This is a predicted structure of a 397-nucleotide RNA (Bacterial RNase P class A) from a Phycisphaerales bacterium.
Its mean pLDDT, the model's own confidence on a scale to 100, is 76.
The sequence is in RNAcentral, with records from ENA.
The gene name in the source record is rnpB.

[in-house]
RNA sequence: AGAGUGGGUCAGGCGAUCGCUGGUUUUUUUACAAACCGGAGGAAAGUCCGAGCAGGGCAGGGCACGGUGGUGGCUAACGGCCACCCGGGGCGACCCGCGGGAAAGUGCCACAGAAAAUACACAGCCGAUGGUUCCAAUUCGUUGGAACACAGGCAAUGGUGAAAUGGUGCGGUAAGAGCGCACCGCGGCAUCGGUGACGAUGUCGGCAGGGUAAACCCCACCGCCUGCAAGACCAAGCAGCCGGUCACUCGGCCCGGGUUUGAGCGGUUAAGCUUACCGCUCAGCCGGCGGGUAGGUCGCUAAAGAGCCAGCUGGUAACAGUUGGUCAAGAUAAAUGGUCGCCACCCGUCGCUAAUAGCGGCGGGGUACAAAACUCGGCUUACGACUCGCUCUUUUC
Numbered sequence: 001a002g003a004g005u006g007g008g009u010c011a012g013g014c015g016a017u018c019g020c021u022g023g024u025u026u027u028u029u030u031a032c033a034a035a036c037c038g039g040a041g042g043a044a045a046g047u048c049c050g051a052g053c054a055g056g057g058c059a060g061g062g063c064a065c066g067g068u069g070g071u072g073g074c075u076a077a078c079g080g081c082c083a084c085c086c087g088g089g090g091c092g093a094c095c096c097g098c099g100g101g102a103a104a105g106u107g108c109c110a111c112a113g114a115a116a117a118u119a120c121a122c123a124g125c126c127g128a129u130g131g132u133u134c135c136a137a138u139u140c141g142u143u144g145g146a147a148c149a150c151a152g153g154c155a156a157u158g159g160u161g162a163a164a165u166g167g168u169g170c171g172g173u174a175a176g177a178g179c180g181c182a183c184c185g186c187g188g189c190a191u192c193g194g195u196g197a198c199g200a201u202g203u204c205g206g207c208a209g210g211g212u213a214a215a216c217c218c219c220a221c222c223g224c225c226u227g228c229a230a231g232a233c234c235a236a237g238c239a240g241c242c243g244g245u246c247a248c249u250c251g252g253c254c255c256g257g258g259u260u261u262g263a264g265c266g267g268u269u270a271a272g273c274u275u276a277c278c279g280c281u282c283a284g285c286c287g288g289c290g291g292g293u294a295g296g297u298c299g300c301u302a303a304a305g306a307g308c309c310a311g312c313u314g315g316u317a318a319c320a321g322u323u324g325g326u327c328a329a330g331a332u333a334a335a336u337g338g339u340c341g342c343c344a345c346c347c348g349u350c351g352c353u354a355a356u357a358g359c360g361g362c363g364g365g366g367u368a369c370a371a372a373a374c375u376c377g378g379c380u381u382a383c384g385a386c387u388c389g390c391u392c393u394u395u396u397c
Base pairs, nucleotide, nucleotide: 001393002392003391004390005389006388007387008386009385010384012343013342014341015340016339017338018337020039021038022037023036024035025034026033041369045380046379048378049377050376051375052374053227054226055225056224058256060255061254062253063252065223066222067221068220069219070084071083072082073081074080085099086097087096088095089094100218101217105216106215107212108211109210122158123157124154125153126152129151130150131148132147133146134145135144136143137142166184167183168182169181170180171179185207186205187204188203189202190201191200192199193198231298232297233296234295240289241288242287243286244285245284248258249257261283262282263281264280265279266278267277268276307326308325309324310323311322312321313320314319344367345365346364347363348362349361350360351359352358
């Protein structure tokens, strides 16, 4: 100097002027006016998670359904964060992981290939054994040699593929093969280290098809429902009709539990009382159809929060404790802005300088992504400037 990689900070500042808005005070109760204190983010975005908060609920048990998935910590909690383990990528700094189980079961592995699991071997290799043919010798019993590749042996070589009977090497064999051996891989056991996932060492075993669960599934843990358009209050407004009477009862299902209406009149029965049954009316409750109103206040942010800032202590860290300080929009068709000047920053250019650093002059750029709507902790995505650490390459001293 270049390339890469992991973090941090800021998101412009000051002044003037005009405009908008919340609060406090004065004035005159308000409005107006004046003064003072405030007024868009690190992501406010996405709506992906978790909670605070509000309302409802037999707030019982189970199934279904959904979510997470290495170990140990942090946290109010999380699918988040920190550290570590294992696997993969990278020369490296570092990065990535739907990371439990394939010996419970069921599926799938296209095409190519002989064959993808009941794995019948395509091209091939062998000629020990049996067989066929030929030649030679012959003591006529047979012996020796050559050829074939029918029976047989093989999965080492080649081909196909993401993956083909663990891999490499040596021996052995007719040719081969864990057939044997060494090393590696796989599995079991023991010892040591570690909170643990796991690692290291030793020893035993030839171990024999693999992959896939971001396929169904099994295992472990977690999960009540709806959500600020939640809810609460005030005001306004109308027009009721029909069906049902324990239907019913927690988001779906099952089990269990709970509820299984009230009042009046009449009748069945000659009278009275009571009970049962039936009918009618009203109320309550459940469901359907139809009509009317839909405005305002609170929730909503001027006080206290899993708040924020700094120091110290502990911890590898995430964080925890403690001490001191501090208080930051509240709109409701939606305010938080416009203009000018200076400074900062960035870009270009010129000059000084050994220099690309630094200084000065001139010109340009309002300088990225983008805007609250109950609040908070995370994740994901978008993006400008400055800065710190580390890795690799090259060059110089």
Its Rfam family is "Bacterial RNase P class A". Rfam classes the family as a ribozyme.